[in-house]
A computed fold for a 336-nucleotide part of an RNA from a Pseudomonadota bacterium, annotated as large-subunit ribosomal RNA, domain IV.
Context: one part of a larger RNA
RNA sequence: CCAUGGCUAAGGAACUAGGCAAAUUUACACUGUAACUUCGGGAUAAAGUGUCCCCCGGUGAAUAAUCGGGGGUGCAAUAAAAUGAUCCAGGCGACUGUUUAUCAAAAACACAGGGCUCUGCUAAAUCGAUCGAAAGAUGAUGUAUAGGGCCUGACACCUGCCCGGUGCCGGAAGGUUAAGGAGAGAAGUCAGGAGCAAUCCAAAGCUUUGAACCGAAGCCCCGGUAAACGGCGGCCGUAACUAUAACGGUCCUAAGGUAGCGAAAUUCCUUGUCGGGUAAGUUCCGACCUGCACGAAUGGUAUAACGAUCUGGAUACUGUCUCAGCCAUGCGCUCG
Repeated sequence: CCAUGGCUAAGGAACUAGGCAAAUUUACACUGUAACUUCGGGAUAAAGUGUCCCCCGGUGAAUAAUCGGGGGUGCAAUAAAAUGAUCCAGGCGACUGUUUAUCAAAAACACAGGGCUCUGCUAAAUCGAUCGAAAGAUGAUGUAUAGGGCCUGACACCUGCCCGGUGCCGGAAGGUUAAGGAGAGAAGUCAGGAGCAAUCCAAAGCUUUGAACCGAAGCCCCGGUAAACGGCGGCCGUAACUAUAACGGUCCUAAGGUAGCGAAAUUCCUUGUCGGGUAAGUUCCGACCUGCACGAAUGGUAUAACGAUCUGGAUACUGUCUCAGCCAUGCGCUCG
């Protein structure tokens, strides 16, 4: 020097990305306890007081217990030890739970609750599921208040418009259409025929090929369906200051974003503007709305309780710091 532990004047977060670490708090009894709330909670809220020994008195059957008064030791009366710091405000997720064995515990996963959809039992999931070599089993010794799949994620208030595209469901008149059926025709071969010959013609049969025509689902087509995948406009003008535009015009669309929320875990410009808190605040809280690029089960908005969650603030507290110092033990080093 380092590690671990202890103490520290004055100040008290000035440290720092951040109070990280440390300190404060801490037991028991009594008193007392706010907003908010799903009336259960919140709550050990917060905030206070007491605690040892002796004597006297009250209540009492009491040498139990308890209350009141006086006195004693000590800096201090749960003397040590075991042992919550608290509060205010916001984001996210309702909650207990689960997770990256070995850098992530969370706002991720799950969840009760909600919805859609499939399945009538030799059920569907699943005729390419999983296990098994196979038989078979699982689902289920269940039976639609059951079982499978997908999405959402307690509760409360709600969940708008679009079926043009994609998907799914239903439909079947017409169009298209495979294998297959069908077989017009064509080619090869040749009994035979013609020719002096080379060669040419050629029936039946056989072989090869093959046009119409018939021919399912699907697709085209018709309809439905968004808690299916998804989508939810532009320009111009207009009011008796100005500004703004309830209003009007026009183009496009399947339909043009409703309620609610909004510089947000979403806001680029941006440290937006105003207000609050500070002496001073890119963070924080409350508003505004100009939403680059919120928005309704890829759920919207609220929300008590909960959280080793994230963010801002206050009190208390402290060697985190101003700014360092000392002590103990250990490692190491030196000497013996």
Notes: RNAcentral holds the full RNA, with entries from ENA.